Notes: The prediction has a mean pLDDT of 81. The RNA shown here (transfer RNA) has 74 nucleotides and comes from a Minisyncoccota bacterium.
[in-house]
RNA sequence: GCGGGAUUGGUUUAGUGGUAGAAUGACUGCCUUCCAAGCAGUAGAGAAGGGUUCGAUUCCCUUAUCCCGCACCA
Numbered sequence: 001g002c003g004g005g006a007u008u009g010g011u012u013u014a015g016u017g018g019u020a021g022a023a024u025g026a027c028u029g030c031c032u033u034c035c036a037a038g039c040a041g042u043a044g045a046g047a048a049g050g051g052u053u054c055g056a057u058u059c060c061c062u063u064a065u066c067c068c069g070c071a072c073c074a
């Protein structure tokens, strides 16, 4: 340099062109003599920019980071 893949709550991840879901963690309440456990609830997310579209996390382009392969130089 070329090609391919990945990027979603704090963490691990699912899915889809039409309200972004789960697990775990955090917080609050209930329960308990207290703690733990259990139960209920609350908050929290699409790497960045642009394009297409009525509508983009999803499709297209560029960029960033990481991973894999190939090539070149020494």
Base pairs, nucleotide, nucleotide: 001070002069003068004067005066006065007064010024011023012022013021018054026042027041028040029039030038047063048062049061050060051059
Its Rfam family is "tRNA". Rfam links the family to the GO term triplet codon-amino acid adaptor activity.